Small-subunit ribosomal RNA, central domain from an uncultured bacterium, 346 nucleotides, folded computationally. The prediction has a mean pLDDT of 87. RNAcentral holds the full RNA, with entries from ENA and SILVA.
[in-house]
Context: one part of a larger RNA
RNA sequence: UUGGGUUUAAAGGGUGCGUAGGCGGGACUGUAAGUCAGGGGUGAAAUACUGCAGCUUAACUGUAGCAUUGCCUUUGAAACUGCCGUUCUUGAGUACAGUUGAGGUAGGCGGAAUGUGGUGUGUAGCGGUGAAAUGCAUAGAUAUACCACAGAACGCCGAUUGCGAAGGCAGCUUACUAAGCUGUUACUGACGCUGAGGCACGAAAGCGUGGGGAUCAAACAGGAUUAGAUACCCUGGUAGUCCACGCUGUAAACGAUGAUUACUGGUUGUUAGCGAUAUAUAGCUAGUGACUGAGCGAAAGCUUUAAGUAAUCCACCUGGGGAGUACGUCGACAACGAUGAAACUC
Numbered sequence: 001u002u003g004g005g006u007u008u009a010a011a012g013g014g015u016g017c018g019u020a021g022g023c024g025g026g027a028c029u030g031u032a033a034g035u036c037a038g039g040g041g042u043g044a045a046a047u048a049c050u051g052c053a054g055c056u057u058a059a060c061u062g063u064a065g066c067a068u069u070g071c072c073u074u075u076g077a078a079a080c081u082g083c084c085g086u087u088c089u090u091g092a093g094u095a096c097a098g099u100u101g102a103g104g105u106a107g108g109c110g111g112a113a114u115g116u117g118g119u120g121u122g123u124a125g126c127g128g129u130g131a132a133a134u135g136c137a138u139a140g141a142u143a144u145a146c147c148a149c150a151g152a153a154c155g156c157c158g159a160u161u162g163c164g165a166a167g168g169c170a171g172c173u174u175a176c177u178a179a180g181c182u183g184u185u186a187c188u189g190a191c192g193c194u195g196a197g198g199c200a201c202g203a204a205a206g207c208g209u210g211g212g213g214a215u216c217a218a219a220c221a222g223g224a225u226u227a228g229a230u231a232c233c234c235u236g237g238u239a240g241u242c243c244a245c246g247c248u249g250u251a252a253a254c255g256a257u258g259a260u261u262a263c264u265g266g267u268u269g270u271u272a273g274c275g276a277u278a279u280a281u282a283g284c285u286a287g288u289g290a291c292u293g294a295g296c297g298a299a300a301g302c303u304u305u306a307a308g309u310a311a312u313c314c315a316c317c318u319g320g321g322g323a324g325u326a327c328g329u330c331g332a333c334a335a336c337g338a339u340g341a342a343a344c345u346c
Stems, first nucleotide, its partner, number of pairs: 004317003007300002012314001014201004021194003025088004030083002033081002035077008049065006091191001092188003095184006103177007110154001114150008125136002162169002206247006216240001220236004258313006265292010295302002319346003328339004
């Protein structure tokens, strides 16, 4: 270098936008950079290969040829790629008309529950467990009725439901805002795909400043259990959990399955829209599920939402441990993150 791979064996970047680069739809004219053909020059000698010749042979040597797959130049060809120009509509986008949803941001409102406070009724227990105890309670608890306050989460509907690029998103409502889908086929006319670097977003925990603090609850304390019990169980309980602003940048960030495009059977459900003749519907488009055939696969399984058949681009893998460690560098307030070895060993 060619070749092999990435659901589960090592291996898909957490996700998007996008720069360079790579790749790119149909038709026609031109050009001739790539490409192809012919000619010329050069491609030192030796070496290598082939023929012949010389040492008695061979090694060796001489001689002729071939080769030197390259470079330069010239004359042509014009299918393919490139470039210039013209054009097309099916890719992509726009417009118009509908429509869908827990998509996002900000504000307002609501009821149930929990806890606390107040008042009343009421009396001896409550709570908790496998059983107990710590704890609470005659200074009147638990229970019960009414009133008040606080913070957080939104029962039923609710679903293999829906939306979002991913993370994620669920009480009701208002404002602002993004997106998809369907229909018409009116407009632009390849405007496309991917995307090293880069930029943005990115659960939970954690960090900074200021609030808030009902519940739950790392740490911590006590009670149990136990041989012990730095645990599992119980009673308490602080950070945190919530809000605003700023950082962190990681997850089994999972479909453990990169993005885009085309093609390839059957059966069945569901979401949104459209829907010929009067309706219902048949059917169509875009999603989302189940089963099965071909095919694929080591198998499990996947199967028009492919892990099938092909194409383009990116990322990544190369025995286990050492190790996602050390060192260096970059980032971060820190915690730590990113990049990322080797010796040695099996």